Background: The RNA shown here (c-di-GMP-I riboswitch aptamer) has 103 nucleotides and comes from a Planctomycetota bacterium. The sequence was found by an Rfam model in a public genome assembly. The prediction has a mean pLDDT of 83.

[in-house]
RNA sequence: UCCUCGAAAGGGCAAACCCGUCGCAAGGCGGGGGCGCAAAGCUAUGGGCCUCGGUCUGACGGCGAUUCGUCGCUGGCGGCGCCGAGGUCGCCAGGCUGCCGAA
Numbered sequence: 001u002c003c004u005c006g007a008a009a010g011g012g013c014a015a016a017c018c019c020g021u022c023g024c025a026a027g028g029c030g031g032g033g034g035c036g037c038a039a040a041g042c043u044a045u046g047g048g049c050c051u052c053g054g055u056c057u058g059a060c061g062g063c064g065a066u067u068c069g070u071c072g073c074u075g076g077c078g079g080c081g082c083c084g085a086g087g088u089c090g091c092c093a094g095g096c097u098g099c100c101g102a103a
Stems, first nucleotide, its partner, number of pairs: 005101002012037002017032006035090001041096003045093003048088008056079003060075006
């Protein structure tokens, strides 16, 4: 000096929740707050999770038609279906950078 590592000191960040604000929403930003964090600094590249839209599908409701077998249109809801757009790095990996220095 570097790597692993995480004692000390100084400082740093800031979950839930509340207020304001932007967004259809997930959520972002600012203030308060402080559960935690040695990368809780940056980056949505892969996976996960979340939201919205489309499509497929399921049971159901409404309306219309009917040869009474059903069929068509439509509404919200469910799907460990598919596609697209977005969010989250304080879910996990990957990439980039970084303060201090006891054992």